[in-house]
RNA sequence: GCAGGCGGCUGGGCGAUCGCUGCCGGCAAGCUCAAAAGGCUUCGCCGGGAGAGGAAAGUCCGAACUCCGCAGGGCAGUGUGCCGGAUAACGUCCGGGACUGAAGCUUCAAAGCUUCAGGACGGCAAGUGCCACAGAGAAUAUACCGCCGCGUUCGCAAGGAUGCGGUAAGGGUGAAAAGGUGCGGUAAGAGCGCACCGCUUCGGCUGUAAAGCCGGAGGCAUGGUAAACCCCACGCGGAGCAAGACCAAAUAGGCGGGAAGCGUUGCGGCGCAAGCCUCAGCGCGCGUGCCGGCCCGGUGCGCCAAACCCGCGGGUAGGUCGCUAUGAGCGCUCGCAGUAAUGCGACGCCUAGAGGAAUGAUCGUCCUCGACAAAAUUCGGCUUACAGGCCGCCUGCUGAA
Numbered sequence: 001g002c003a004g005g006c007g008g009c010u011g012g013g014c015g016a017u018c019g020c021u022g023c024c025g026g027c028a029a030g031c032u033c034a035a036a037a038g039g040c041u042u043c044g045c046c047g048g049g050a051g052a053g054g055a056a057a058g059u060c061c062g063a064a065c066u067c068c069g070c071a072g073g074g075c076a077g078u079g080u081g082c083c084g085g086a087u088a089a090c091g092u093c094c095g096g097g098a099c100u101g102a103a104g105c106u107u108c109a110a111a112g113c114u115u116c117a118g119g120a121c122g123g124c125a126a127g128u129g130c131c132a133c134a135g136a137g138a139a140u141a142u143a144c145c146g147c148c149g150c151g152u153u154c155g156c157a158a159g160g161a162u163g164c165g166g167u168a169a170g171g172g173u174g175a176a177a178a179g180g181u182g183c184g185g186u187a188a189g190a191g192c193g194c195a196c197c198g199c200u201u202c203g204g205c206u207g208u209a210a211a212g213c214c215g216g217a218g219g220c221a222u223g224g225u226a227a228a229c230c231c232c233a234c235g236c237g238g239a240g241c242a243a244g245a246c247c248a249a250a251u252a253g254g255c256g257g258g259a260a261g262c263g264u265u266g267c268g269g270c271g272c273a274a275g276c277c278u279c280a281g282c283g284c285g286c287g288u289g290c291c292g293g294c295c296c297g298g299u300g301c302g303c304c305a306a307a308c309c310c311g312c313g314g315g316u317a318g319g320u321c322g323c324u325a326u327g328a329g330c331g332c333u334c335g336c337a338g339u340a341a342u343g344c345g346a347c348g349c350c351u352a353g354a355g356g357a358a359u360g361a362u363c364g365u366c367c368u369c370g371a372c373a374a375a376a377u378u379c380g381g382c383u384u385a386c387a388g389g390c391c392g393c394c395u396g397c398u399g400a401a
Base pairs, nucleotide, nucleotide: 001397002396003395004394005393006392007391008390009389010388012366013365014364015363016362017361018360020051021050023048024047025046026045027044028042029041030040031039032038053372057383058382060381061380062379063378064377065240066239067238068237072296073295074294075293077236078235079234080233081232082096083095084094085093086092097121099118100117101116102115103114104113105112122231123230127229128228129225130224131223144171145170146167147166148165149164150163151162152161153160154159179197180196181195182194183193184192198220199218200217201216202215203214204213205212206211244321245320246319247318254312255311256310257309258308261284262283263282264281265280266279268277269276270275285303286302287301288300289299290298329349330348331347333346334345335344336343337342367370
């Protein structure tokens, strides 16, 4: 310098004029107050500061916060899924391992090594399924084409036809054909034998672990699929800022329907007595709300009734808060620990809060000539979109010193 890959930052700048919204300070007018202070109001005036992103998008995860009066166990349901760490947590991030793919190196060949990328990466010998079509045959598999041997027959011969036997190396079909490559061997072939891989098993070593390496034995199968049902391990209340809180106002604190009570104790009342009634407590039972769908437990409210359920009907739809920055806060900053994610400390900073929705317009100038695109409770991530510019790291090639 070229090619490939990965990551980070920026994403129009500067000046002037006018305009919009919040906050802070001051002034003016009015109200409150005995007066002052303080407070409140004003489309008031002056000054100062701030004002849409890296994704604000998607609404895919996780939380903070709010409400459901408390919240336990089980079944169903649902989420995650290699190992070790980080984090408030996450399906996120960091480091590592195996697997797959791309590029390069290497080997007779297979295998192997390095770099980069990827993720729905636990279990298929617990069980049940599925593998369409094509193909002879798709897991208790298989002989279509073919190869070889023998017999018969045709032919001068090469060779053809046919029957029997052997074969699974070669070819074809397919996403996938029952270990792979090479050598030997065989009539032709085949782990038939050998070597190297792969696999099974036993033992040892390394590592926190996932795993890796070495050695012995064995010719040795257990195809794929779990974003198939399922099994295993570890988790999981629900709803959401249109959550919710307060104030004011208005109406009909409306009407109808629903269902199981029983026993006992005490005070009081009625009764000649038997017994009856109101209230309160306890026990059993029934109904029902709360945490869902179901069951058990707990607890609250009721037992001709309700904080329950099903309907009918009427009123209101206004205002204030929540709502913005002391935050799991921010920083191209510094130090320490760590491979890193990150954590601790120091120093510095306080950075939008609209309410039908503010954050804009014009002019001049500069050049990299401007992409994707706009807050609505707030954060941590992921995914998607992105013109141009700048910076860094890794791998390979080439050149120079």
Molecule: Bacterial RNase P class A
Organism: Acidobacteriaceae bacterium